[in-house]
RNA sequence: GGGCUCAUGGCGCAGUUGGUAGCGCGCAUCCGUGGCACGGAUGAGGUCGCGAGUUCGACUCUCGCUGAGUCCA
Numbered sequence: 001g002g003g004c005u006c007a008u009g010g011c012g013c014a015g016u017u018g019g020u021a022g023c024g025c026g027c028a029u030c031c032g033u034g035g036c037a038c039g040g041a042u043g044a045g046g047u048c049g050c051g052a053g054u055u056c057g058a059c060u061c062u063c064g065c066u067g068a069g070u071c072c073a
Stems, first nucleotide, its partner, number of pairs: 001072007010025004019056001027043006049065005
């Protein structure tokens, strides 16, 4: 220098005909206990890496950039 893959709540991930963004763990509140642990219920938390483009509409398609992994030189 070039090819490929990845970038989504605190962490690990899903989201594959473009149509209001989910799961597990964790966190908060409440219930049960004398208390802890455990169990149950409810809830908070994400400009979907950044910037443009296409579209009525983009996490999803296109281009550029940044970062990480991997391969080639």
Transfer RNA from Parcubacteria bacterium DG_74_2, 73 nucleotides, folded computationally. The coordinates come from a structure-prediction model, not an experiment, and the mean pLDDT is 82.